[in-house]
RNA sequence: UGGGAAGAGGGCACGGUCGCAGGCGGACCACCGCUUGAGGAAAGUCCGGGCAGCGUAGGGCAGGAUGCCAGCUAACGGCUGGGCGGGGUAACCCGACGGAAUAGUGCAACAGAGAGCAGACCGCCCGCAAGGGCAAGGGUGAAACGGUGGGGUAAGAGCCCACCAGUGCCCCUGGAGACAGGGGGAGCUAGGCAAACCCCAUCCGCUGCAAGUCCGUAAGUCCGAACAGGGAGGUUUAGCCCGAACCGCUUGAACCUACGGCAGUGACGCUCGAGGUGGUUGGCGACAGCCAUCCCAGAGAGAUGACCGCGGAAACAGAACCCGGCUUACGCCUCUUCCCGCAAU
RNA sequence: GGGGCUGUAGCGCAGCUGGGAGCGCGUCGCAAUCGCACUGCGAAGGUCAGGGGUUCGAAUCCCCUCAGCUCCACCA
Numbered sequence: 001u002g003g004g005a006a007g008a009g010g011g012c013a014c015g016g017u018c019g020c021a022g023g024c025g026g027a028c029c030a031c032c033g034c035u036u037g038a039g040g041a042a043a044g045u046c047c048g049g050g051c052a053g054c055g056u057a058g059g060g061c062a063g064g065a066u067g068c069c070a071g072c073u074a075a076c077g078g079c080u081g082g083g084c085g086g087g088g089u090a091a092c093c094c095g096a097c098g099g100a101a102u103a104g105u106g107c108a109a110c111a112g113a114g115a116g117c118a119g120a121c122c123g124c125c126c127g128c129a130a131g132g133g134c135a136a137g138g139g140u141g142a143a144a145c146g147g148u149g150g151g152g153u154a155a156g157a158g159c160c161c162a163c164c165a166g167u168g169c170c171c172c173u174g175g176a177g178a179c180a181g182g183g184g185g186a187g188c189u190a191g192g193c194a195a196a197c198c199c200c201a202u203c204c205g206c207u208g209c210a211a212g213u214c215c216g217u218a219a220g221u222c223c224g225a226a227c228a229g230g231g232a233g234g235u236u237u238a239g240c241c242c243g244a245a246c247c248g249c250u251u252g253a254a255c256c257u258a259c260g261g262c263a264g265u266g267a268c269g270c271u272c273g274a275g276g277u278g279g280u281u282g283g284c285g286a287c288a289g290c291c292a293u294c295c296c297a298g299a300g301a302g303a304u305g306a307c308c309g310c311g312g313a314a315a316c317a318g319a320a321c322c323c324g325g326c327u328u329a330c331g332c333c334u335c336u337u338c339c340c341g342c343a344a345u
Numbered sequence: 346g347g348g349g350c351u352g353u354a355g356c357g358c359a360g361c362u363g364g365g366a367g368c369g370c371g372u373c374g375c376a377a378u379c380g381c382a383c384u385g386c387g388a389a390g391g392u393c394a395g396g397g398g399u400u401c402g403a404a405u406c407c408c409c410u411c412a413g414c415u416c417c418a419c420c421a
Base pairs, nucleotide, nucleotide: 001341002340003339004338005337006336007335008334009333010332012311014309015308016307017306018305020037021036022035023034024033025032026031039316043327044326046325047324048323049322050321051208052207053206054205055246056245058242059241060240063204064203065202066201067200068082069081070080071079072078083097084095085094086093087092098199099198104197105196106193107192121138122137123134124133125132126131146164147163148162149161150160151159169184170183171182172181173180174179212268213267214266215264221231222230223229232257233256234255235254236253237252238251260420261419275294276293277292278291279290280289281288282287346417347416348415349414350413351412352411355370356369357368358367364401372388373387374386375385376384394410395409396408397407398406
């Protein structure tokens, strides 16, 4: 200096004038002051957890999810480290990566002679022919039952031999393990698809803050100011099974009898949390422990804005119960480490 | 905010246990009619919402994205 690889950060700053929401204070519905006020993805809702209800516990079936090994974590389909396979000169990147078997079932259109314990169109050989033998070569296909060479034969073929490749079996060594290296004897039959059913292992109950809890006050078909509860009529279905104790019921459950009422856009849940920042210790790392320090949106028609000046530019986009991830969107700018090439020293 | 479903020709839909992309209406051309409609014959028209993956092969199976529709407090 050119080309790459991995990662981190910023993503409007400052000043002025108005304005909005929450909290605190001042004599607190009006006014004034102070203070706080979106994101790395707040998004998609794809996973996991907290929390809440299904009366409190448990086991199994069905169903669903995941899938090399070890670890991290509240948990995960996430992350970290490693193994194996693939790509790249390299830095490095990618991988739904258990099982095709002495478990089973299924699929493979068209083409082709034959598509799964296969088969014979051309071809090769025997034969006058009929017929029989063969699978080297051609041809079809995404895929045709090891490869090369030699022997052998009527022609041929793992039919036999040598070497090579792959597969599983046994033994040894290394490793915590996935696995790797070496040796032995054996077969070529044991081809592809499990993001086809399935088998094996592990995990998972269902519903979601419109969950749910409380206050207040009525009515439609009846009773009833009460744990917003108990009945009546109609329709449907029989609760996946087992089950100790307590509790409830004597058929249960769901839906309808809804232009009605609750009512009001009531209160709580609602934000201090697996929390942020800094340091330190342990660990390759994800992460964990300890110490110090900080409080950082909480609405309910839904705040976080508008204008002016200045600066080179201003992307994707905006909370609604919370948190950990993944995925997707994102103009541009800055920084760190590493690899390859060229040039100079 | 949370749950569920759908996307295939201009419109309405089938196909989704993987191998041919189809049906009805509509459009266009021809015939028939004096002319139009009806009718008959024929034809055109598709990124299967978009992208990626599995597979020999994907509308169909899996993942991501986009668009649209729908349901959701309580009281018999």
Predicted 3D model of RNase P RNA and transfer RNA as a complex of 421 nucleotides. It holds a member of the Rfam family "Bacterial RNase P class A". Its family is annotated with ribonuclease P activity, dimeric ribonuclease P complex and tRNA processing in the Gene Ontology. The coordinates come from a structure-prediction model, not an experiment, and the mean pLDDT is 77.